Context: one part of a larger RNA
RNA sequence: UUGGGCGUAAAGCGCGCGCAGGCGGUCAUUUAAGUCUGGUGUUUAAGCCCGGGGCUCAACCCCGGUUCGCAUCGGAAACUGGAUGACUUGAGUGUAAGAGAGGAAAGUGGAAUUCCACGUGUAGCGGUGAAAUGCGUAGAGAUGUGGAGGAACACCAGUGGCGAAGGCGACUUUCUGGCUUAUAACUGACGCUGAGGCGCGAAAGCGUGGGGAGCAAACAGGAUUAGAUACCCUGGUAGUCCACGCCGUAAACGAUGCAUACUAGGUGUCGGGGAUUCGAUUCCUCGGUGCCGAAGUUAACACAGUAAGUAUGCCGCCUGGGGAGUACGCUCGCAAGAGUGAAACUC
Numbered sequence: 001u002u003g004g005g006c007g008u009a010a011a012g013c014g015c016g017c018g019c020a021g022g023c024g025g026u027c028a029u030u031u032a033a034g035u036c037u038g039g040u041g042u043u044u045a046a047g048c049c050c051g052g053g054g055c056u057c058a059a060c061c062c063c064g065g066u067u068c069g070c071a072u073c074g075g076a077a078a079c080u081g082g083a084u085g086a087c088u089u090g091a092g093u094g095u096a097a098g099a100g101a102g103g104a105a106a107g108u109g110g111a112a113u114u115c116c117a118c119g120u121g122u123a124g125c126g127g128u129g130a131a132a133u134g135c136g137u138a139g140a141g142a143u144g145u146g147g148a149g150g151a152a153c154a155c156c157a158g159u160g161g162c163g164a165a166g167g168c169g170a171c172u173u174u175c176u177g178g179c180u181u182a183u184a185a186c187u188g189a190c191g192c193u194g195a196g197g198c199g200c201g202a203a204a205g206c207g208u209g210g211g212g213a214g215c216a217a218a219c220a221g222g223a224u225u226a227g228a229u230a231c232c233c234u235g236g237u238a239g240u241c242c243a244c245g246c247c248g249u250a251a252a253c254g255a256u257g258c259a260u261a262c263u264a265g266g267u268g269u270c271g272g273g274g275a276u277u278c279g280a281u282u283c284c285u286c287g288g289u290g291c292c293g294a295a296g297u298u299a300a301c302a303c304a305g306u307a308a309g310u311a312u313g314c315c316g317c318c319u320g321g322g323g324a325g326u327a328c329g330c331u332c333g334c335a336a337g338a339g340u341g342a343a344a345c346u347c
Stems, first nucleotide, its partner, number of pairs: 004318003007301002012315001014200004021193003025087007033080002035076008049065006090190001091187003094183005102176007109153001114148007124135002161168002205246006214240002219235004257314006265292011296303002320347003329340004
């Protein structure tokens, strides 16, 4: 392992693409593998089961027999499967529009911090709960001009947008992915899911080479304190940034797998389309994103057309707590470690 479950109790793989497999729209014809049905054959005896009989009953014993299974021969054709033909609503394509921090590369810009040079100028600056370490008469801090360099892009900005997720925010150009609407011209089920597999995957970390303004693990000093290996302060190195290559993990969260269909309403907002009005407007509709809420669900909280409702298909996962995401083995990795993943024992 059946069963029951997976928002918060154990449990949805971080996310996608996709081979195999599983499942699969409408109509017609056909086939008869599944399915249903009838016959025949086959069950060593005993036993089991059914019917009958014998020991006064029963246990026990005797007689007869079916079911089931398998094989084979017929029959049925609704459903599933196979074959053939057709269809357009699923899916895709075309055409015409549209929105967007989607991705990659190159270039450009302004504000600010820091540093350097020079000018003005003089005794403080900085920091805190209060201080001190620190900086400053070798002229700091303040202020003005010029320069260098790196990183991040105020306002716009919005439960706004885009992306499968991670994530994406100055501007311009180039290359490029996806999405939506309208139309219904084309293809004609080409679809859904997806074990393995492959790819993407924040931060930190690692390798090589650059870069280094600010910030800042480690570290040093000053405070606080009984102590203070902290919280606070002054400094400060890896790192943070770039290129290439690894790592492959997160409360990778909506703690909610993907797809499809159905099931009261109300109200915001984003992007389209249509109708209406002279216009403001109003109405309808498609796709996102929020809130409230009926039925229903739920242990409750809550969810409620973006379901946790009603159903179907496929995948993943759970099965008391600790031991333990440990040990061992194997695979991957430069390493850190990651993946897979027990048991003894104990409550």
This is a predicted structure of a 347-nucleotide part of an RNA (small-subunit ribosomal RNA, central domain) from Paenibacillus alginolyticus. Its Rfam family is "Bacterial small subunit ribosomal RNA". NCBI's taxonomy places the organism under Bacteria, Bacillati, Bacilli, Caryophanales, Paenibacillus. The RNAcentral record of the full RNA draws on ENA and SILVA.